Predicted 3D model of a 351-nucleotide part of an RNA (small-subunit ribosomal RNA, central domain) from Chlorophyta symbiont of Lubomirskia sp. The organism belongs to Chlorophyta, within Eukaryota. Its Rfam family is "Bacterial small subunit ribosomal RNA". Rfam links the family to the GO terms structural constituent of ribosome and ribosome. The RNAcentral record of the full RNA draws on ENA, Greengenes and SILVA.

Context: one part of a larger RNA
RNA sequence: UUGGGCGUAAAGCGUCCUGAGGUGGCUUACCCAGUCGACUGUGAAAGCUCAAGGCUCAACCUUGAAACGGCAGUCGAAACUUGUAAGCUUGAGUACGGUAGAGGCAGAGGGAAUUCCCGGAGGAGAGGUGAAAUUCGUAGAUAUCGGGAGGAAGGCCAAAGGCGAAAGCACUCUGCUGGGCCGAUUACUGACACUGACAGACGAAAGCUAGGGGAGCGAAAGGGAUUAGAUACCCCUGUAGUCCUAGCCGUAAACGAUGGAUACUAAGUGUUGCGCGACUCAACUCGUGCAGUGCUGCAGCUAACGCGGUAAGUAUCCCGCCUGGGGAGUAUGCUCGCAAGAGUGAAACUC
Numbered sequence: 001u002u003g004g005g006c007g008u009a010a011a012g013c014g015u016c017c018u019g020a021g022g023u024g025g026c027u028u029a030c031c032c033a034g035u036c037g038a039c040u041g042u043g044a045a046a047g048c049u050c051a052a053g054g055c056u057c058a059a060c061c062u063u064g065a066a067a068c069g070g071c072a073g074u075c076g077a078a079a080c081u082u083g084u085a086a087g088c089u090u091g092a093g094u095a096c097g098g099u100a101g102a103g104g105c106a107g108a109g110g111g112a113a114u115u116c117c118c119g120g121a122g123g124a125g126a127g128g129u130g131a132a133a134u135u136c137g138u139a140g141a142u143a144u145c146g147g148g149a150g151g152a153a154g155g156c157c158a159a160a161g162g163c164g165a166a167a168g169c170a171c172u173c174u175g176c177u178g179g180g181c182c183g184a185u186u187a188c189u190g191a192c193a194c195u196g197a198c199a200g201a202c203g204a205a206a207g208c209u210a211g212g213g214g215a216g217c218g219a220a221a222g223g224g225a226u227u228a229g230a231u232a233c234c235c236c237u238g239u240a241g242u243c244c245u246a247g248c249c250g251u252a253a254a255c256g257a258u259g260g261a262u263a264c265u266a267a268g269u270g271u272u273g274c275g276c277g278a279c280u281c282a283a284c285u286c287g288u289g290c291a292g293u294g295c296u297g298c299a300g301c302u303a304a305c306g307c308g309g310u311a312a313g314u315a316u317c318c319c320g321c322c323u324g325g326g327g328a329g330u331a332u333g334c335u336c337g338c339a340a341g342a343g344u345g346a347a348a349c350u351c
Base pairs, nucleotide, nucleotide: 003323004322005321006320007305008304012319014202015201016200021195022194023193025088026087027086028085029084030083033081034080035077036076037075038074039073040072041071042070049065050064051063052062053061054060091192092189093188094187095186096183097182098181099180103177104176105175106174107173108172109171115149116148117147118146119145120144125136126135162169163168207248208247209246210245211244212243216242217241221237222236223235224234259318260317261316262315263314264313267296268295269294270293271292272291273290274289275288276287277286278285300307301306324351325350326349333344334343335342336341
């Protein structure tokens, strides 16, 4: 390589988008490139295999047959694939009518709480812990009342709930805007589809650059404890950061540790958004059809755990990835980055 695999043993790119490529619905006609059949030519000899023969046997040799995995040409077949032409509506999409939502961006508004400042009243402690101390406080703290400032986060509702490709998204209102779902004896396009190397876009937190902001929390740092020690866990402080704007970084246990698409394959029970029917004044309830999201579970699968119509079942298509442990996600080279570093990514050696 082939093969076998990728939830947990090595292995699904963090996610999406799409030009190449691969794959692709139903009907009819044609073509005959793939495909299939027949024939012809070629496929050197030796060798291999089989049969017979010659050296007294054998090795060896001789003769014959078979074989030569193929290639080319000619004549045909037309089911399938390709191609050409014409059509269809089930896949896909558009329109129309509804509809749920923390989907995104921007602007405005509001309340609770912490902290700080000012004022009133008050008078000795407060804070913190396993216990303490560092710390704050008669220059009036803590607790309490009134006023003000500023920043960050959004209680209850709240749910195994919803939305988003993923990262992620939650006070209220407004504007702009993306996507989804449902609907029929509705209309339209007529295969326009799936996947997708490379490229591109987005991408938590931390970190970086510049300018703001800074209430609380809080790496580093300082101090108090604990301890044999304590570069920790606990306590008192506290800088970067956390927040905003513009740019960079491009990584995570970026997880469902499970790539995407399509079809099929027992049931039962929750829940979200719709439709239809029954009942009803209505809500509720019951039945049923879609689309999501959970649980239990048959068959089947699995090394087991478990999965089980949201498959890890049964199949097809396309992509990515794995191939003993360590060395090592290291070295080197290249690309990217301000840097931190990221991407790609070995070998010697060793077990």